[in-house]
RNA sequence: GUCCUUGUAGUUCAACGGUAGAAUCUCACGUUGUGGCCGUGAAGAUCGGGGCUCGAUUCCCCGCAAGGACA
Numbered sequence: 001g002u003c004c005u006u007g008u009a010g011u012u013c014a015a016c017g018g019u020a021g022a023a024u025c026u027c028a029c030g031u032u033g034u035g036g037c038c039g040u041g042a043a044g045a046u047c048g049g050g051g052c053u054c055g056a057u058u059c060c061c062c063g064c065a066a067g068g069a070c071a
Stems, first nucleotide, its partner, number of pairs: 001070007010024004018054001026042005047063005
């Protein structure tokens, strides 16, 4: 330099173009003599900018970041 893949809660992963879910973590409550385990609940995210579309995490383009192949 060319090409390919990936980018989603603090972390690890889901998600036919139609309300972004789960586990874990954190917090509150219950339970317990106290704490832990356990149970219930809450908070928490789509890398950035454009485009297509009634509607974009999803499709297209340009960037940014990470990884890989070739040179």